[in-house]
RNA sequence: CCGUGCUAGGUGGGGAGGUAGCGGUGCCCUGUACUCGCAACCCGCUAUAGCGAGACUGAAUCCCUUCUCAAGGCUUUGUUUUCGUGAGGCCUGCCCCGCGUAAGUGGUGUUGACGUCCGGGUUCUGCGCAACGGAAACCCGUGAACCCUGUCAGGUCCGGAAGGAAGCAGCAGUAAGCGGACUCUUUCGUGUGCCGCAGAGUCGCCUGGGCCGAGCUAACUGCGCGGGUAACGCUCAUGAAAGCAUUGCCGACAGAAGGUGCACGG
Numbered sequence: 001c002c003g004u005g006c007u008a009g010g011u012g013g014g015g016a017g018g019u020a021g022c023g024g025u026g027c028c029c030u031g032u033a034c035u036c037g038c039a040a041c042c043c044g045c046u047a048u049a050g051c052g053a054g055a056c057u058g059a060a061u062c063c064c065u066u067c068u069c070a071a072g073g074c075u076u077u078g079u080u081u082u083c084g085u086g087a088g089g090c091c092u093g094c095c096c097c098g099c100g101u102a103a104g105u106g107g108u109g110u111u112g113a114c115g116u117c118c119g120g121g122u123u124c125u126g127c128g129c130a131a132c133g134g135a136a137a138c139c140c141g142u143g144a145a146c147c148c149u150g151u152c153a154g155g156u157c158c159g160g161a162a163g164g165a166a167g168c169a170g171c172a173g174u175a176a177g178c179g180g181a182c183u184c185u186u187u188c189g190u191g192u193g194c195c196g197c198a199g200a201g202u203c204g205c206c207u208g209g210g211c212c213g214a215g216c217u218a219a220c221u222g223c224g225c226g227g228g229u230a231a232c233g234c235u236c237a238u239g240a241a242a243g244c245a246u247u248g249c250c251g252a253c254a255g256a257a258g259g260u261g262c263a264c265g266g
Stems, first nucleotide, its partner, number of pairs: 001266006009057003012030004020046005034054005063259006072250003077245012091233001092230001093232001095228007103221003106217003115211008123200006129193002131190006139180004148173004156165003
């Protein structure tokens, strides 16, 4: 150096989670990479840290070590956005209320605003008048077996007679009462009145007249002040999620360098 047969090793690894720790099952990354059984109210182990059974490969592209790169995962801090919770009102933007102002719009005003002066009404009190209603009076009718009136036939009584007396029915009238009428009268009352007189009052409103001569008003917008509300906006605090940047830990795949046997025969 060549050949044959073996052995260590290999036939995936990693991250987070979980665990005293390690590995696995499950999730994710890498990317292709033997099979079967076991396992999250877990399974198997203990620093040589999955176990059990089998298969293939095998000292190198393949095994081991170091370095580089780096998918991906976790993490620190910052920042932005979104969502939730809490607080604030001298943040007051939105919303509501009040007061003011009068720049704009509107309304009104030389058919005269504002202001000022003189009246009237509206208001109150008293009196009157009228209206309406009630009652009374007046008027009409009716109205008493007897105990109302007048006249009282007949009859009765007294008387010798003349004459006298009481008196029923009838007739006439009337009282209380009842009914009607309501023109006039009296009295009382009123959710009454384009009514009158006198007095009071006059804040406001309406109205007439005189003077003056261009404003007045504040409905809407604007502006200022005060108050309210806290849903929204805003600010602060805090929590969660996502994005970006950053710190740290691990790191597959890939690349580079190095390392690693035994027996026999030629």